[in-house]
RNA sequence: AGAGUUUGAUCCUGGCUCAGAACGAACGCUGAUGGCGUGCCUCAUACAUGCAAGUCGAGCGGUAGCAGGCCUUCGGGUGCUGACGAGCGGCGAACGGGUGAGUAACACGUAAACAAUUUGCCCUUCAGUGGGGGACAACCGUCCUAACGGGCGGCUAAUACCGCAUAGGGUAGUAAGAUCGCAUGAUUUUACUACGAAAGAUUUCGGUCGCUGAAGGAUAGGUUUGCGUCCUAUUAGCUAGUUGGAGGGGUAACGGCCCACCAAGGCAACGAUAGGUAGCCGGCCUGAGAGGGUGAACGGCCACAUUGGGACUGAGAUACGGCCCAGACUCCUACGGGAGGCAGCAGUAGGGAAUUUUGCGCAAUGGAGGCAACUCUGACGCAGCAACGCCAUGUGUGGGAUGACGCAUUUAGGUGUGUAAACCACUUUCGCUAGGGAAUAAGGUUAACUUUGGUUGACUUGAAUGUACCUAGAUAAGAAGCACCGGCUAACUUCGUGCCAGCAGCCGCGGUAAUACGAGGGGUGCAAGUGUUGUUCGGAAUCACUGGGCGUAAAGGGAGCGUAGGCGGGAGAUUAAGUCAGGUGUUUAAUUCCAGGGCCCAACCUUGGAUUUGCGCUUGAAACUGAUUUUCUUGAAUAGGAUAGAGGUAGAUGGAAUUCCCGGUGUAGCGGUGGAAUGCGUAGAUAUCGGGAGGAACACCAGUUGCGAAGGCGAUCUACUGGAUCCAUAUUGACGCUGAGGCUCGAAAGCGUGGGUAGCGAACAGGAUUAGAUACCCUGGUAGUCCACGCCGUAAUCGUUGUAUACUAGGUGCUUGAGUAAUUGAGUGCCGUAAGCAAACGCGUUAAGUAUACCGCCUGGGGAGUACGCUCGCAAGAGUGAAACUCAAAGGAAUUGACGGGGGCCCGCACAAGCGGUGGAGCAUGUGGUUUAAUUCGAAGCAACGCGAAGAACCUUACCAAGACUUGACAUGGAAGUGCCCGUACGAGAAAUCGUGCUUUAUACCUUCGGGUAUACACUUCACACAGGUGCUGCAUGGCUGUCGUCAGCUCGUGUCGUGAGAUGUUGGGUUAAGUCCCGCAACGAGCGCAACCCUUGUCUUUAGUUGCCAUCCUACCUUCGGGUAGAGGCCCUCUAGAGAGACCGCCGCGAACAACGCGGAGGAAGGUGGGGACGACGUCAAGUCAUCAUGGCCCUUACGUCUUGGGCUACACACGUGCUACAAUGGCAGAUACAGCGAGUAGCGACCUUGCGAAAGGGAGCCAAUCUCACAAAGUCUGCCUCAGUUCGGAUUGGAGUCUGCAACUCGACUCCAUGAAGGUGGAAUCGCUAGUAAUCGCGGGUCAGCAUACCGCGGUGAAUACGUUCCCGGGCCUUGUACACACCGCCCGUCAAGCCAUGGGAGAAGGGAGCGCUCAACGUCGCGAUGGUAACCCGCAAGGGAGCCUAGCGCCUAAAGCGAGACUUUUGACUGGGGCUAAGUCGUAACAAGGUA
Repeated sequence: AGAGUUUGAUCCUGGCUCAGAACGAACGCUGAUGGCGUGCCUCAUACAUGCAAGUCGAGCGGUAGCAGGCCUUCGGGUGCUGACGAGCGGCGAACGGGUGAGUAACACGUAAACAAUUUGCCCUUCAGUGGGGGACAACCGUCCUAACGGGCGGCUAAUACCGCAUAGGGUAGUAAGAUCGCAUGAUUUUACUACGAAAGAUUUCGGUCGCUGAAGGAUAGGUUUGCGUCCUAUUAGCUAGUUGGAGGGGUAACGGCCCACCAAGGCAACGAUAGGUAGCCGGCCUGAGAGGGUGAACGGCCACAUUGGGACUGAGAUACGGCCCAGACUCCUACGGGAGGCAGCAGUAGGGAAUUUUGCGCAAUGGAGGCAACUCUGACGCAGCAACGCCAUGUGUGGGAUGACGCAUUUAGGUGUGUAAACCACUUUCGCUAGGGAAUAAGGUUAACUUUGGUUGACUUGAAUGUACCUAGAUAAGAAGCACCGGCUAACUUCGUGCCAGCAGCCGCGGUAAUACGAGGGGUGCAAGUGUUGUUCGGAAUCACUGGGCGUAAAGGGAGCGUAGGCGGGAGAUUAAGUCAGGUGUUUAAUUCCAGGGCCCAACCUUGGAUUUGCGCUUGAAACUGAUUUUCUUGAAUAGGAUAGAGGUAGAUGGAAUUCCCGGUGUAGCGGUGGAAUGCGUAGAUAUCGGGAGGAACACCAGUUGCGAAGGCGAUCUACUGGAUCCAUAUUGACGCUGAGGCUCGAAAGCGUGGGUAGCGAACAGGAUUAGAUACCCUGGUAGUCCACGCCGUAAUCGUUGUAUACUAGGUGCUUGAGUAAUUGAGUGCCGUAAGCAAACGCGUUAAGUAUACCGCCUGGGGAGUACGCUCGCAAGAGUGAAACUCAAAGGAAUUGACGGGGGCCCGCACAAGCGGUGGAGCAUGUGGUUUAAUUCGAAGCAACGCGAAGAACCUUACCAAGACUUGACAUGGAAGUGCCCGUACGAGAAAUCGUGCUUUAUACCUUCGGGUAUACACUUCACACAGGUGCUGCAUGGCUGUCGUCAGCUCGUGUCGUGAGAUGUUGGGUUAAGUCCCGCAACGAGCGCAACCCUUGUCUUUAGUUGCCAUCCUACCUUCGGGUAGAGGCCCUCUAGAGAGACCGCCGCGAACAACGCGGAGGAAGGUGGGGACGACGUCAAGUCAUCAUGGCCCUUACGUCUUGGGCUACACACGUGCUACAAUGGCAGAUACAGCGAGUAGCGACCUUGCGAAAGGGAGCCAAUCUCACAAAGUCUGCCUCAGUUCGGAUUGGAGUCUGCAACUCGACUCCAUGAAGGUGGAAUCGCUAGUAAUCGCGGGUCAGCAUACCGCGGUGAAUACGUUCCCGGGCCUUGUACACACCGCCCGUCAAGCCAUGGGAGAAGGGAGCGCUCAACGUCGCGAUGGUAACCCGCAAGGGAGCCUAGCGCCUAAAGCGAGACUUUUGACUGGGGCUAAGUCGUAACAAGGUA
């Protein structure tokens, strides 16, 4: 510090997700040791049991229990002593400990204030402690009671209680002063008056501890105030003790704190009130910081103690382990009544994902009491449990290769695990065993001494603990797991599985070769842990103060006026609120940071410093802002004169046109459309002329012209009226800008009332179109459109651009002013690489630039501008405006393609112009379908279908039936045996096969010559590796092929442009068959394609001359006298096949631009790539082929392999493709006759002869071929017949007889002869080929092949017609445009309906909850009264008695709980119902994206 994810790719916007850190955590797997911490986050739920607050005998009366002493009549007695139960009394119990329910508040934090206050114990100072009185517990007696407890009578003490005395520097008051302060006031002096205290105990007799009054201090409280302190406005008004006054009460103290009276105030958009949530802080976590989250443990404050209320005591409480009352709950009960409160420490139940021992000790620290010893202390110190966290340590170290075994993998060689192990040597931390063994202890008691401060000696106190630590011993011995390995993100392979099982944080993996699932091996990361889940911050500049935006991505309010608010021109003066600087107080400690120190280190502990960014006080500064004040004119405004204008309102007027009415002329149609029809018209339309009525709108002018704030405004004239601009001077003197709420205006449609209605025209009707057509088109037509008044308040109200001000190159138009003009204002447009901005597009003085001020708005898509609530509205609806749920995208701009029922240019037998076909018939052949035991398989639009197959009777053959074989029909290897095998003969069988007989290999060595051994070869047998597969996957592949397409394209290097994808080049102007070439150009070059080079053909030259040729010459023979044959001879010609020449727009003219090039001409055999062929760019179609071949993987292995016979591939209601033959006279038949070329041939071609009507047969020369043969070419030409017919056309079909090939022609061959003589008379819709030696037509040859050709591949003969042209159909190329497509239009995509699931709104209602209000009743209790009853202390009185005071019954106010009532809010639920979202392959259409077919 970033990364993944929208796209074919790019940039941007924008969300989602990840990597980091943290935790009082939980869960999974695993688990050695120690130190330091931490441990009910949930039910403030209920609690068994034990403990958590007592102490003092030096306050008191005393003596229940224990111990001792004394006395004793041995029964006992005695407080005598140590001590001490209970009681009176004092202090403490208000601390310490727990919890976070409540609380949005002066509760908390911070800074202040108290001149409005209290403070036990403690410290200091001053003064005092005199003298009396009466009770009550304990105790004794008695009574009631289940219990808790209680009543009555009697005795008694005190540091308990009560008077009196004394007291000023206390309190209150009066009078007179003084000083001070921020107001009220405070302090203080003098004089006088009144009031107000006390307690003793102990002692070594020195004292010590107490008590009382007063003052001060310290500590701890109380009260008040400024500032800070969560969310919701779909909570906007709240408040009667409410706000204030003066008086009284009350309090420690101020105060409506309380009360009576008076006034009517107080709070609130700077958010009152209401609702929700929440203890606050130091801090903690995170972060670069600013911030955000949080408030466990430790510390400060607050609140609470079963729920609610209340007071008492006290210095202090409205009191966790006190009291009273009420409620709920639990327990006891003799039913009468009582008892209780773990949110103290342990512990239990429950809840929950989840949180410990009913431990030890007061040794230390701290606290209470005490003179003290000491007692108490679940505070605290320790231990226990838990990997809950942090820190530390270990699980060994060195050597050790034959790289062992095993496992995994493999290309089978190896490689990995891996120096890892084994093995050798060494060490022993931790753990175990044993021995030793601290610190934490300061004090205390006692003795002596003493300057009373202390000093010294002795004795004594440890829970943790026999712990830490030290030493010794033995043994590598006891000690490693978890997650991950597709990318992000470090780490890869095998097997299994087969969109299944499963994974997943996001993207996404899995449909037979999964690095993504599960397992194994290996690896990576961390490590006593490791992963997951949850939560928080970060990354996220994704709420933006630091630090974002709003033309098109989400986002400018429809426009103006204007209130509050915010901001505000120049100069001077004063001030000091903001601001800045210095000083000072505070900002607790801990924490964090820095530097040290202590535990072996660290965690941890500790010392010092820094920090605590804040607030207060104080001193100063005066630039800026503010405040006050003086002044200025440039902002703003006003006055004068002009100007332009569809600015507004009202009234009047006008002409053209449509429609309607009346009349004339006139006749059959009009109208309408793509084409029609509905409609109108013979009752006279349309057309035309004249007249009239009425309503609405204002042609031309008219213009990216004008005016207006926007909406908007368009005939002319008049009246009234708003604003703007310019010019010149003058006046005021900042009067300004913006503007939340608010007010006004605000197109169209719509609503209300009343008019009006010509045209147009929702709805509606009819006609068309269509599969349908509730649409588009047509004919009609109602609301409405128009007017007046009133509503509505919305629009793509758009420049998708808020208002105002200033600044920042220009160029060029228009409108309107000033000026004689140059020029200068105001407005309105365009261009622009000025700069700048922007994701890009673009903007650019009319900013989207640079800045300022203010307002509005945005924060992923959908749900949704929806629901609920509220406000407005007559309604329609408008404004405000969510959530659940769901997705990982949605989106902007630009790029490259593809596509368009977009455009432009161009090409092609693409159309057109022609010629001939197919589609109809018969037959051949292929395919589909059907059938079958099998009809083997593949090919499927063009680009499958006379295709693989250049030839299925057996074979082929892959299919079917039947019969056989199993190391196999074929290959390699091992062992044993044999000498076979081959050949031949016979038998069984359909054959394969089986059986029998005959026959018995070669070489080398040895040899006893009988033979033996070895090798080779062949065969048989055996066992295993393996063979074999036309079995599957062409979507795992290689190779080969088709197609676009012989179309002209496809790319690269460098440079340049662009953030980038990309562009440029390759586009443009011409030209070409061509990205062919030329010119231009930020491009310059290059490559694969095009062309050329290659083959063939067309002309010539040359070389060569047999098997080819024969012009001339010679010879012989024949002759119809033309000539022919043969020889010799020759290479002239033809031909053959080698080498060359030739054609290049080279030459001329014209056109074009002077180019490329085009047109014409000459010459030439050939003229503009001469004709033809081979040759096929980058790529597309997961195109075709696993059945040519090869090959990965999978599958079969007595079968999916192999062999054999027979059958099938040849079936046949049918459909399609490709062909052949025809339908005839440009023909058929018969006769005669002429002219080719390419080729083939020894298992062959076969002359010739004979036989046969013929197919052929029997002989058979020649030829391995320029020699011989196939081999007579046919159409053509000549002659004759046929005469338009189902024929002398046509030949299918069928019958008979044959020939040939071949083991074999039945299924199932070809051919011949005789006979038979079908359909068919030129072919519907539709469709194919062809541009010249082409189409058409005619025959010939070859391959395959035993035989079989209408197919295929070649060859020559005869030999046309037409092309105006590119509008249209099809295909293609280039440029451009739009796009929501990129699997690329066979694309994308919308809505209803149907099905399932999910959340949600409404809903007759139903059930709860908290809060407030009103009324009724009212406990305890304070306060007030207290006439009832009682009464020791003081007073009066001799006394009786009385008084004062106190207690009390009772009464009153207030009041918790309770009851009743009406509403508001909120939660849950509800038959039914509404829409919404999601869900591989449902239905109907096709709304949008291209001009999306009606923009």